[in-house]
Molecule: transfer RNA
Organism: Candidatus Nasuia deltocephalincola
RNA sequence: AGGUGUUUAACUCAGAGGAAGAGUAAUGCUAUUACAAAGCAUGAGUCGGGAGUUCAAUUCUCUCAACACCUA
Numbered sequence: 001a002g003g004u005g006u007u008u009a010a011c012u013c014a015g016a017g018g019a020a021g022a023g024u025a026a027u028g029c030u031a032u033u034a035c036a037a038a039g040c041a042u043g044a045g046u047c048g049g050g051a052g053u054u055c056a057a058u059u060c061u062c063u064c065a066a067c068a069c070c071u072a
Stems, first nucleotide, its partner, number of pairs: 001071007010024004018055001026042005048064005
């Protein structure tokens, strides 16, 4: 310098046009003499930033940024 991929909850990840979920973690409750394990409930998201297409964008397109990898 060129190319490819990833970016979504505190962490690990799904969701690929009709508008966001799981597991773990956190908080509370039940239960226990108490703790752990278990069960139930709750909260937490400008979906990396910006623009475009569309009635509608996490999803498609462009650009920027960060990270990883490949080639030279």